Predicted 3D model of a 336-nucleotide RNA (Bacterial RNase P class A) from an Oscillospiraceae bacterium. The RNAcentral record of the sequence draws on ENA. The prediction has a mean pLDDT of 76. Rfam family: Bacterial RNase P class A. The family's RNA type in Rfam is ribozyme. Lineage of the source: Bacteria > Bacillota > Clostridia > Eubacteriales > Oscillospiraceae.
RNA sequence: CGAGUAAAACAUACGGCGGCGAGGCGUUUUAUGCGUCUUGAGGAAAGUCCGGGCUUCAUAAGGGAAUGGUAACUGCUAACGGCAGCCGGGGGCGACCCUAGGGAUAGUGCAACAGAAAUAAACCGCCUGCUUGCAGGUAAGGAUGGAAAGGCGAGGUAAGAGCUCACCAGCAUUAUGGAGACAUAAUGGCUCUGUAAACCCUACCAGAAGCAACACCGAUUACAGGAGCGAUACGCCUCCCUGCGUGCUCCUAAAGGUGGCAUGAGCCGCGCGGCAACACGCGGCCUAGAUAGAUCGUCGUUUAAUACAAAACCCGGCUUACGGUUUAGUCGCUCA
Numbered sequence: 001c002g003a004g005u006a007a008a009a010c011a012u013a014c015g016g017c018g019g020c021g022a023g024g025c026g027u028u029u030u031a032u033g034c035g036u037c038u039u040g041a042g043g044a045a046a047g048u049c050c051g052g053g054c055u056u057c058a059u060a061a062g063g064g065a066a067u068g069g070u071a072a073c074u075g076c077u078a079a080c081g082g083c084a085g086c087c088g089g090g091g092g093c094g095a096c097c098c099u100a101g102g103g104a105u106a107g108u109g110c111a112a113c114a115g116a117a118a119u120a121a122a123c124c125g126c127c128u129g130c131u132u133g134c135a136g137g138u139a140a141g142g143a144u145g146g147a148a149a150g151g152c153g154a155g156g157u158a159a160g161a162g163c164u165c166a167c168c169a170g171c172a173u174u175a176u177g178g179a180g181a182c183a184u185a186a187u188g189g190c191u192c193u194g195u196a197a198a199c200c201c202u203a204c205c206a207g208a209a210g211c212a213a214c215a216c217c218g219a220u221u222a223c224a225g226g227a228g229c230g231a232u233a234c235g236c237c238u239c240c241c242u243g244c245g246u247g248c249u250c251c252u253a254a255a256g257g258u259g260g261c262a263u264g265a266g267c268c269g270c271g272c273g274g275c276a277a278c279a280c281g282c283g284g285c286c287u288a289g290a291u292a293g294a295u296c297g298u299c300g301u302u303u304a305a306u307a308c309a310a311a312a313c314c315c316g317g318c319u320u321a322c323g324g325u326u327u328a329g330u331c332g333c334u335c336a
Base pairs, nucleotide, nucleotide: 001332002331003330005328006327007326008325010323013301014300015299016298017297018296020040021039022038023037024036025035026034027033042308046319047318049317050316051315052314053313054210055209056208057207061242062241063240064239065238067206068205069204070203071202073085074084075083076082087101088099089098090097091096102201103200107199108198109195110194111193123142124141125138126137127136128135129134130133150168151167153165154164155163169191171188172187173186174185175184176183177182214259215258216257217256224252225251226250227249228248229247233246234245235244236243266285267284268283269282270281271280273278
């Protein structure tokens, strides 16, 4: 200098003038008034893919069945299909990245074409016997294929084969290390493929609907009026049984208003424990609540600072889009 990799915070800053939303205080002629102070869209607010908080369904019980989700190990968390560490497998020269990770000895299915044959088979070949095309043996050699009765080499054999031996792979047992997944070593029989992000089995988890939830106010004598169903009903959180409770549904009748509505599993700093994710303790801070929907315009200085892009009950994640700045590694080239 070039090309990779991983991570962090930021998303210019300050001031003047004018214009908007919310809240506090004061004041007034109580009007959408006036003055002043505080504050006002994001790291993804997006997607709506997960997990919850909260609200309603009277209680959410016992037994059985179904449906869906997750899946190495150990931790974190309110929880998760998330995060952290670590093991196995795969990719990369490397820094690093990905992970579809329980079970094929419970069972079922599938493996096109080629090939003789794809769950146990013999086309060519080799050997033996009879006699001339048959019978028996074989799976070492050849062909097909991604895969053909563990691989390679030697011995042995009628010819061959883990038949035997040495070296490997797989599997099982034992020992050691580790909290564990696993790793290493020794011994052993000789070992019927792969596939479960195919059906399935095992273990664990799981009510539904949703802030347009829900609550209150809201015309008639308001414990109001009318219609339908009904104990063989309705409801009890997927279905069935047991058990339990009570009448249920619709209309007059809904426009509108108020609450829900922002103090949170909150944020920041320090200490301590932990490899970390995080937990605990102390201190400090308050930071949008609109409802036809608020953040703008302009001027000056400044900055690396523009791309992707705007809350609508709230929070924790994941995924997607995207700008420059900084830090630490890797590889290559050059110089000292």
The gene name in the source record is rnpB.